[in-house]
Molecule: transfer RNA
Organism: Methanobrevibacter sp.
RNA sequence: UGGUCUGUGGCCAAGUCUGGUUAAGGUGCUUGUCUGAUAUACAAGUGAUCGUGGGUUCAAAUCCCUCCAGGCCAA
Numbered sequence: 001u002g003g004u005c006u007g008u009g010g011c012c013a014a015g016u017c018u019g020g021u022u023a024a025g026g027u028g029c030u031u032g033u034c035u036g037a038u039a040u041a042c043a044a045g046u047g048a049u050c051g052u053g054g055g056u057u058c059a060a061a062u063c064c065c066u067c068c069a070g071g072c073c074a075a
Stems, first nucleotide, its partner, number of pairs: 001074007010027003020058001028046006051067001053065003
């Protein structure tokens, strides 16, 4: 320098191909029940401008473009 993949709660992660109701799930955290106490278990609660900016559209995590960060490959 070129190609390719990835970026979604504190962490992991589905959804993107095929745009459409309030963005799944796990874990964590908080509170309660339980216990002598802790853990486990159970119940309730808790959190996302979907990497940045722009475009298309009635409508964008999803399609298009730029940029940023990271991984891999080639030179």